[in-house]
Molecule: SAM riboswitch aptamer (S box leader)
Organism: Ornithinibacillus halotolerans
């Protein structure tokens, strides 16, 4: 850096530092923000890897046993993530509506994040 699957309407601070900018790029448009951004550092938050429990399902073996795969349940010691607003909307393709330029459904594409694999 590239592919793959998955998931992105839900959570999470009246804390410390810091000082002027922030919301991925690009381009519209909204908005955060000296009542204090970003960054950092405690906190939190969620459960994807992780371990445990299932008198839950499927498969494969010669097996009332084992293994793999899915489901469930609670939990957080560790690997990571997050911690305004749908991924803050929209950009491209299609549908339905109403009109002349929006509303709204899907799908893709951009992206973010785990896990795996080169």
């Nucleotide at each position: 850096c590239u592919c793959u699957u998955a998931u992105c309407a839900a959570g999470a601070g009246c804390g410390g530092u810091g000082g002027a900018g922030g919301g991925a790029a690009u381009a519209g448009g909204c908005c955060c923000u000296a009542u204090g951004a970003a960054g950092c550092c405690c906190g939190g938050c969620a459960a994807c890897c992780u371990g445990a429990g299932g008198u839950g399902a499927a498969a494969g073996u010669g097996a009332u046993a084992c293994u793999u795969u899915c489901c469930u349940u609670a939990a957080a010691a560790g690997g990571u993530g997050c911690u305004a607003a749908a991924u803050c909307c929209u950009a491209c393709a299609g549908g339905u509506c109403a009109u002349a330029u929006g509303a709204u459904c899907u799908g893709g594409a951009a992206g973010a994040u785990a896990a795996g694999a080169g």